[in-house]
Molecule: transfer RNA
Organism: Candidatus Magasanikiibacteriota bacterium
RNA sequence: GUGCCCAUGGUAUAAUGGUUAUUACGUCGGUUUGUGGUACCGACAAUAUGGGUUCAAUUCCCAUUGGGCACC
Numbered sequence: 001g002u003g004c005c006c007a008u009g010g011u012a013u014a015a016u017g018g019u020u021a022u023u024a025c026g027u028c029g030g031u032u033u034g035u036g037g038u039a040c041c042g043a044c045a046a047u048a049u050g051g052g053u054u055c056a057a058u059u060c061c062c063a064u065u066g067g068g069c070a071c072c
Stems, first nucleotide, its partner, number of pairs: 001071007010025003018055001026044006048064005
């Protein structure tokens, strides 16, 4: 340089273009416990950036940024 893949809470992960974006771990609060842990209940927290298409974009298109793989 060329081609391909990936980017979603603090971490991991799901989501046929259409509900308030899923679940687990985590953090915080509560119940339970002599204390801690376990268990249970509740809350917090996310679509890389900028454009485009569409009534509607996490999803489709383009560019950029970052990461990975292959070829040279």